[in-house]
């Protein structure tokens, strides 16, 4: 230097153009003599960045920045 494949909540990851979720962690409640386990409920997000298209964009284009792989 080309090519793919990822970047969304602290962590692992969903959502293929219409209200941003799950688990798990974290904080509060029950439960328990207390722990832990099991229930309930609560905060948490500039979806990597900057632009385009749209009535509307995690979703489509374009450029870019990290990371892995391949190929020279």
């Nucleotide at each position: 230097g080309g090519g793919c494949g990822g970047g969304u909540a602290g962590c692992u990851c969903a959502a293929u153009g219409g209200c941003a979720g799950a688990g798990c962690a974290u904080c509060g409640g029950c439960c328990u003599u207390a722990c832990a386990a099991g229930c309930c409920g609560a905060g948490g997000g500039u979806u990597g960045u900057a632009g385009g298209u749209u009535c509307g964009a995690u979703c489509c284009c374009u450029a870019u920045c990290c990371c892995g792989c391949c190929c020279a």
Molecule: transfer RNA
Organism: Deltaproteobacteria bacterium